[in-house]
Context: one part of a larger RNA
RNA sequence: GAUUGAACGCUGGCGGCAUGCCUUACACAUGCAAGUCGAACGGUAACAGGUCUUCGGAUGCUGACGAGUGGCGAACGGGUGAGUAAUACAUCGGAACGUGCCCGAUCGUGGGGGAUAACGAAGCGAAAGCUUUGCUAAUACCGCAUACGAUCCACGGAUGAAAGCAGGGGACCGCAAGGCCUUGCGCGAACGGAGCGGCCGAUGGCAGAUUAGGUAGUUGGUAGGGUAAAGGCCUACCAAGGCGACGAUCCGUAGCUGGUCUGAGAGGAUGAUCAGCCACACUGGGACUGAGACACGGCCCAGACUCCUACGGGAGGCAGCAGUGGGGAAUAUUGGACAAUGGGCGCAAGCCUGAUCCAGCAAUGCCGCGUGUGUGAAGAAGGCCUUCGGGUUGUAAAGCACUUUUAUCGGGAGCGAAAAGCGCAGGGUUAAUAACCAUGCGUCAUGACGGUACCUGAUGAAUAAGCACCGGCUAACUUCGUGCCAGCAGCCGCGGUAAUACGAAGGGUGCAAGCGUUAAUC
Numbered sequence: 001g002a003u004u005g006a007a008c009g010c011u012g013g014c015g016g017c018a019u020g021c022c023u024u025a026c027a028c029a030u031g032c033a034a035g036u037c038g039a040a041c042g043g044u045a046a047c048a049g050g051u052c053u054u055c056g057g058a059u060g061c062u063g064a065c066g067a068g069u070g071g072c073g074a075a076c077g078g079g080u081g082a083g084u085a086a087u088a089c090a091u092c093g094g095a096a097c098g099u100g101c102c103c104g105a106u107c108g109u110g111g112g113g114g115a116u117a118a119c120g121a122a123g124c125g126a127a128a129g130c131u132u133u134g135c136u137a138a139u140a141c142c143g144c145a146u147a148c149g150a151u152c153c154a155c156g157g158a159u160g161a162a163a164g165c166a167g168g169g170g171a172c173c174g175c176a177a178g179g180c181c182u183u184g185c186g187c188g189a190a191c192g193g194a195g196c197g198g199c200c201g202a203u204g205g206c207a208g209a210u211u212a213g214g215u216a217g218u219u220g221g222u223a224g225g226g227u228a229a230a231g232g233c234c235u236a237c238c239a240a241g242g243c244g245a246c247g248a249u250c251c252g253u254a255g256c257u258g259g260u261c262u263g264a265g266a267g268g269a270u271g272a273u274c275a276g277c278c279a280c281a282c283u284g285g286g287a288c289u290g291a292g293a294c295a296c297g298g299c300c301c302a303g304a305c306u307c308c309u310a311c312g313g314g315a316g317g318c319a320g321c322a323g324u325g326g327g328g329a330a331u332a333u334u335g336g337a338c339a340a341u342g343g344g345c346g347c348a349a350g351c352c353u354g355a356u357c358c359a360g361c362a363a364u365g366c367c368g369c370g371u372g373u374g375u376g377a378a379g380a381a382g383g384c385c386u387u388c389g390g391g392u393u394g395u396a397a398a399g400c401a402c403u404u405u406u407a408u409c410g411g412g413a414g415c416g417a418a419a420a421g422c423g424c425a426g427g428g429u430u431a432a433u434a435a436c437c438a439u440g441c442g443u444c445a446u447g448a449c450g451g452u453a454c455c456u457g458a459u460g461a462a463u464a465a466g467c468a469c470c471g472g473c474u475a476a477c478u479u480c481g482u483g484c485c486a487g488c489a490g491c492c493g494c495g496g497u498a499a500u501a502c503g504a505a506g507g508g509u510g511c512a513a514g515c516g517u518u519a520a521u522c
Base pairs, nucleotide, nucleotide: 001522002521003520004519006518007517008516009515010514013369014368015367016366017365018364019362020361021327026325027324028323030322031321032320035072036071037070040069041068043065044064047063048062049061050059051058052057079280080279081278089204090203091202092201093200094199097197098196099195102193103192104191106189107188108187109186110144112142113141119134120133121132122131123130124129150159151158152157164185165184166183167182168181169180172179173178206252208250213243215241218240219239220238221237222236223235224234225233255277256276257275258274259270260269261268262267282303283302284301285300286299305316306315307314308313333359335358336357337356341355342353343352344351345350372402373401374400375399382393383392384391385390408458409457410456411455412454416449421443422442423441424440425439427437428436466511467510468509469508470507471492472491473490477506478505479504480503481502487494488493
């Protein structure tokens, strides 16, 4: 000199953009943070409508929908950095793998069955919750048939599948429901792809030798098991290997990287915010479900802690967003909205979303603007100094003439919003002018921010300057007070009666809504 997630002291007008528990991975009151689908299902607790009514009500008939069965999601998104020196990360390679949703193309979607929750009845318990019994549905569950691919094979063969729902409709069949046809969404089998993930190898990046030897599933082989998959990953047997001064092992510290800061560079320091990867979710262990977890807001066991209890027994996990206590020099609101972007579910409308977008607080940082402009010498008064002549503050003020950024009050006014919906047109599909799909045109809505940005009108210099320093380094000097005292100080050093070095004043210098100090890095 540059820099900071800074803190402290004095001071403080506005705006934009960023950033904000670095310490106790300490403990947490309260609310919210993951749901959705009635176009899978039986139904009807609530609300609204319809129908009937003896005016008490009844009825799932309709819109819808609590609880339940079922599907998808909950493995993403969000947080933290405890552990980890290598099962991590970065870069470059590799072969023995998996893959829900998505894309391309192939084949199929036939025919049956038995249950069970909800619900009803009975019962237990303080509660959490549970038991018995009876009824019922499905895209829930289980067989049968079929098998283009697929798997196994002794090459003869063997094994294994599915589910329907919704919209529309001209003939034909049917008493009707509907069959039937068609479209869309699904379902099953197998193939390829994309993206994602699992695995293996090499190279690279800390300190310590006051850590020199370390290793028995250890190193390799054979056989088997296991996994989606290679492999001592696991087991049996056999061999005695494999690592190490090019630092094994042990110990300490630490998430890694893109980057960030500094520097001419080489390098040094660092890893907040943003992005990629990893690890963790009260502590330790375990598996279940699933395409995917050994799962932050799932389950089981053990432990510590907290809470409820009728003492028999139960409940919980903010390193999600706010917020509280504690720790600390120190770090914010128990805010608004799903309008946009993105995600989950859904045909869609839509619902959910503390992701996100916004607002609030903080000069924490960077950037921008303002605190007036011109004129004005009697060089006013006052202050300070003085050689008492004067000098200086100083065109500074006053006065005169202007301006109105900003602040205040009033008016106007965008972008972020186009998808979706509705209507029309021609096209695709189709038996079809229904329905559905894409395209185009028209139309109609939807904004948390927001009393927004921006533009404009009114008033009036009105609403707005401090901080540090002035001995040398280092830009800037005098007087008074003090008298080795009180004090200053980054280094040299000042102060013991004329102190430009302490304290105050006047003056000056430097920065400026900041200025200094402390801490830290180069």
A computed fold for a 522-nucleotide part of an RNA from an uncultured bacterium, annotated as small-subunit ribosomal RNA, 5' domain. RNAcentral holds the full RNA, with entries from ENA. Model confidence (mean pLDDT): 86 of 100.